[in-house]
Parts: sequence; structure tokens; C1' cells
RNA sequence: AAACGAUAAGACUAAACCGCCAGCAAUGGCGGGACGGAUAGCCCAAGGGUCUCACGCAGACAGCCGGGUGCCGAA
Repeated sequence: AAACGAUAAGACUAAACCGCCAGCAAUGGCGGGACGGAUAGCCCAAGGGUCUCACGCAGACAGCCGGGUGCCGAA
């Protein structure tokens, strides 16, 4: 350094649900909240898959797999 992933350290994030807002919808934003996460921070006509629809090379999901980047350094 890489592979790898801890009953470590220092952080980070935030499911369901509730309130408000946007959207035809999937869903998203803000606040609360905490199931969890070794990247659950990033990437969507341009890897696959799923969902919505007003069926358009339209839209959504990265907390489905995947890509690529990154903290730490036990076994």
C1' cells in the first nucleotide's frame, strides 16, 4: 500500500411513524424521531433491477444489487 472489516477510537447518517409543503403519482423537501448503516455522504436516457404515470429517449428509488471516492487500522 492493498485485501479485509472490530464489543476499538473519532466522527457521520437516519428507517417506520407524526406535522407542514410540493407533485397526477411513485416520491421528495423541512422539523421531530431512531429501525438501522463500515460509507445508508456521491453517481439514474449512458450497468442491472424495482416503482409511478398525463405512456413521452417522461418521472422516482443509490436504505435493492452495482460503480467510484473516502475515515480508522484490531483480527
Notes: Model confidence (mean pLDDT): 80 of 100. c-di-GMP-I riboswitch aptamer from Geobacter sp., 75 nucleotides, folded computationally. The source organism's lineage runs through Bacteria, Pseudomonadati, Geobacterales, Geobacteraceae and Geobacter. It matches the Rfam family "c-di-GMP-I riboswitch aptamer". From the family's description: GEMM was predicted in a large-scale screen for bacterial structured RNA regulatory elements.